[in-house]
Context: one part of a larger RNA
RNA sequence: UGACGGGGGCCCGCACAAGCGGUGGAGUAUGUGGUUUAAUUCGAUGCAACGCGAAGAACCUUACCUGGUCUUGACAUCCCGGGAAUUCCUAGGAAACUAGGAGGUGCCUUCAUCCGAAGGAACCUGGAGACAGGUGCUGCAUGGCUGUCGUCAGCUCGUGUCGUGAGAUGUUGGGUUAAGUCCCGCAACGAGCGCAACCCCUAUUGCUAGUUGCCAUCAUUAAGUUGGGCACUCUAGCAAGACUGCCGGUGACAAAUCGGAUGAAGGUGGGGAGGACGUCAAAUCAUCAUGCCCCUUAUGACCUGGGCUACACGCGUGCUACAAUGGCUAAUACAAAGAGUUGCAAAACCGUGAGGUAGAGCUAAUCUCAUAAAGUUAGUCUCAGUUCGGAUUGUAGGCUGCAACUCGCCUACAUGAAGCCGGAAUCGCUAGUAAUCGCGGAUCAGCACGCCGCGGUGAAUACGUUCCCGGGCCUUGUACA
Numbered sequence: 001u002g003a004c005g006g007g008g009g010c011c012c013g014c015a016c017a018a019g020c021g022g023u024g025g026a027g028u029a030u031g032u033g034g035u036u037u038a039a040u041u042c043g044a045u046g047c048a049a050c051g052c053g054a055a056g057a058a059c060c061u062u063a064c065c066u067g068g069u070c071u072u073g074a075c076a077u078c079c080c081g082g083g084a085a086u087u088c089c090u091a092g093g094a095a096a097c098u099a100g101g102a103g104g105u106g107c108c109u110u111c112a113u114c115c116g117a118a119g120g121a122a123c124c125u126g127g128a129g130a131c132a133g134g135u136g137c138u139g140c141a142u143g144g145c146u147g148u149c150g151u152c153a154g155c156u157c158g159u160g161u162c163g164u165g166a167g168a169u170g171u172u173g174g175g176u177u178a179a180g181u182c183c184c185g186c187a188a189c190g191a192g193c194g195c196a197a198c199c200c201c202u203a204u205u206g207c208u209a210g211u212u213g214c215c216a217u218c219a220u221u222a223a224g225u226u227g228g229g230c231a232c233u234c235u236a237g238c239a240a241g242a243c244u245g246c247c248g249g250u251g252a253c254a255a256a257u258c259g260g261a262u263g264a265a266g267g268u269g270g271g272g273a274g275g276a277c278g279u280c281a282a283a284u285c286a287u288c289a290u291g292c293c294c295c296u297u298a299u300g301a302c303c304u305g306g307g308c309u310a311c312a313c314g315c316g317u318g319c320u321a322c323a324a325u326g327g328c329u330a331a332u333a334c335a336a337a338g339a340g341u342u343g344c345a346a347a348a349c350c351g352u353g354a355g356g357u358a359g360a361g362c363u364a365a366u367c368u369c370a371u372a373a374a375g376u377u378a379g380u381c382u383c384a385g386u387u388c389g390g391a392u393u394g395u396a397g398g399c400u401g402c403a404a405c406u407c408g409c410c411u412a413c414a415u416g417a418a419g420c421c422g423g424a425a426u427c428g429c430u431a432g433u434a435a436u437c438g439c440g441g442a443u444c445a446g447c448a449c450g451c452c453g454c455g456g457u458g459a460a461u462a463c464g465u466u467c468c469c470g471g472g473c474c475u476u477g478u479a480c481a
Base pairs, nucleotide, nucleotide: 001481002480003478004477005476007475008474009473010472011471012470013469015465016464019429020428021427022426023425026320027319028318029317030316031315032314033313034311035310042053043052064306065305067303068302069301070300073131077130078129079127080126081125082124083123087102088101089100090099091098092097107120108119109118110117111116133295134294136293138291142289143288144284146282147280149278154193155192156191157190158189159188160169161168162167173184174183175182199272200271201270202269204240205239206238207237208236209235210234213230214229215228218227219226243266246260247259248258249257250256322422326381327380328379329378330377331376332375338369339368340367343362344361348357349356350355388419393414394413395412396411397410398409399408435457436456437455438454439453440452441451
């Protein structure tokens, strides 16, 4: 000087407390451990691994296993020989591939101009070697990128001063703040990286603009449908607006804080992006790049089939429930944000339905996906393992796709399991939040209870900081570095 203390002081955080809803019990989805296996590819492992890499394993992916094959190679450059490229067929084979046949002669330049000949660039193929190749090893050799403490308020430097020196001071102290934020004081005076602000979205208004948007007035219609209008809504550009600016109290006359006014908004308005010096030899050699080592007729490459989907079991994260604030039936209302030409697909018709036929319109404020659902109204069920719950299983179908057996999703009918609110323990959340309800998107042929977004309805509680956890500052002790 740090680190640590079941030392002290001050302070903060859904840290506790006060509340609301969960997990832990059931069924199931998914990840993982273990076990099994020819293989169940690899990585991630306290917080900070475990719906994680994977925004989507039937083949492919795929790295694993079985078997069949190749050896200048699936991919790149160079040299030599042949051939346009390419298309089609036959035989064998599980395919990779092997053997054979048919058609085909393009582009540029030169010579020639009736045919054609030579060279070149692509592309295909045979050969020789230089080489390719490796998801092989090492994240404890590395770059890059990332997690974490933590959006915590800290981390440092120059000069000066003090100390023999390591170092100290500044950065401590008194107030204050979300903040090393600001004020005052002070052997310090300044500065840098962080904080804040500048950026984006959102909340209000004005101006500009008025189609594909909107409809107050006037006509018109089944319908903003049409004439008309651009007021309003909305869209998207430019501005305004919030600054403790104003008033009062407190305060050290300061910084600030408390209350009030004005205002759409009040003290960082709400949200996002943004992550200092560093810590964990944290994660990643399997995104990529890369040193060293290793393989080179194999640890490289191609293909078929299988596996990654196994299943006495343990754990994590979700979904669905256990019902009456509910289930079912009928009627009816109100979104936002997105996506769409290899696509979204309307109307109409067929089907109980998944879906099918057909194809208007749309490269989208125009058309489509697309009926939002909880809600409201009416009826029914009457507390039961039930008209709760839907697992499981049987049959019959639908869709995607060469192909749904291993191993997809969906529909109808039948079947109707566990489950009556969950032990010890444990998690999230302070407001348009929790809870609850549906909608969309990426990936994607198909496959979503996951992930990422969107809006609808919309709470309870916070006395407080004694305690648990994590953190910041000062101080003290130390047999630690």
Model confidence (mean pLDDT): 85 of 100. Predicted 3D model of a 481-nucleotide part of an RNA (small-subunit ribosomal RNA, 3' major domain) from an uncultured bacterium. The full RNA is in RNAcentral, with records from ENA and SILVA.